[in-house]
């Protein structure tokens, strides 16, 4: 420079057109003499950014940006 991935909650990922989720972490409650464990709840998101398609976009286009990886 040139080409493929990739971007969602703190962190590690799901969700391929119709009300965004899960483990783990947090905080709050049970339990214990008390701590881990267990269990039971609660809160966290303009789905990287701007356009375009569509009744409807995290999802599909197109440009930009960040990260990997390959080519040169």
């Nucleotide at each position: 420079g040139c080409u493929g991935g990739u971007g969602u909650a703190g962190c590690u990922c799901a969700g391929u057109g119709g009300u965004a989720g899960a483990g783990c972490a947090a905080u709050c409650g049970c339990u214990u003499c008390g701590u881990a464990a267990g269990c039971g709840a609660u809160g966290g998101g303009u789905c990287g950014g701007c356009a375009g398609u569509u009744c409807a976009a995290a999802u599909c286009u197109g440009c930009c940006c960040g990260c990997c990886a390959g080519c040169u």